[in-house]
Context: one part of a larger RNA
RNA sequence: CUGGGCGUAAAGGGUGCGUAGGUGGUUUUGUGUGUCGGGCGUGAAAUCUCGCUGCUCAACGGCGGAACUGCGUUCGAAACUGCAAGACUUGAGUACAGGAGAGGAAAGCGGAAUUCUUGGUGUAGCGGUGGAAUGCGUUGAUAUCAAGAAGAACGCCGGUGGCGAAGGCGGCUUUCUGGAAUGUUACUGACACUGAGGCUCGAAAGUUGGGGGAGCAAACAGGAUUAGAUACCCUGGUAGUCCCAACCCUAAACGGUGUACACUUGGUGUGGGGAGAUUUGACCCUCCCCGUGCCGGAGCUAACGCGUUAAGUGUACCGCCUGGGGAGUACGGCCGCAAGGCUAAAACUC
Repeated sequence: CUGGGCGUAAAGGGUGCGUAGGUGGUUUUGUGUGUCGGGCGUGAAAUCUCGCUGCUCAACGGCGGAACUGCGUUCGAAACUGCAAGACUUGAGUACAGGAGAGGAAAGCGGAAUUCUUGGUGUAGCGGUGGAAUGCGUUGAUAUCAAGAAGAACGCCGGUGGCGAAGGCGGCUUUCUGGAAUGUUACUGACACUGAGGCUCGAAAGUUGGGGGAGCAAACAGGAUUAGAUACCCUGGUAGUCCCAACCCUAAACGGUGUACACUUGGUGUGGGGAGAUUUGACCCUCCCCGUGCCGGAGCUAACGCGUUAAGUGUACCGCCUGGGGAGUACGGCCGCAAGGCUAAAACUC
């Protein structure tokens, strides 16, 4: 380079935005970049190849042909591609309308529970376990009532329900704010798709500074268990968990399935919007679009399974894979306060 692949065998980048690049709707005219055809020139000889032939054969050689798939030039073709000019509306976008939503940010508010403090009642236990003990308690615990304080999380509703690019998002109210769906015309007129680098966001843990600290709880201490028990169980308990600012940048970051578009039998739930029929009106019913599930047809698949939300049939672009171990390691580089991250081998071995 040709080729084969990426749900589970090795392989989809954690996610989006977007630069270069690649690719690109319908139509008219022109041009003639690519493309196609013809002519001419050139493409040294040798080599390769075909025919004939010379060494007794062959290797080797001689003669002739073909070939040298190329380049240049010239004449033409105009479907496709490119370019230039023009037009279009289906792709894309904008405007408008009424709805849905734990989408994001900030501020305020609420009740239940927990712990603590104070006071009342009250007395000998409480707690905990498989059973115990450590622990708490006559300086009055546990239980119970009242008042107060604090922090964190939001029961029921709640739903293979919703929203978000992903991570993720759940008490209530207000303010600010992003996106999607539906519907109707109107407007712009290809403005599109993908996207190496780049930039943004990115659970938890972790880091720095400042706050906060109820509960939980790595580490740690004690009690048990055990042959031992650096564990599982119990009693305590510090970082942390929470907030602000700044880092870190990784996950089974999973649908283990990149993004976009088109096409290809169906059935049945559910969320949002719309239309129709009916009705005083609404529900029910029928249909359309979007989302989200289940079951299955063709087809695909090694099988499992997937199956209009494809892993089917195609197109465009990106990322990635190439036996196991060594190893996502060493070295180097870049990033980071650090922890470490990203990039990424080889020897050797099976």
About this RNA
This is a predicted structure of a 350-nucleotide part of an RNA (small-subunit ribosomal RNA, central domain) from a metagenome. It matches the Rfam family "Bacterial small subunit ribosomal RNA".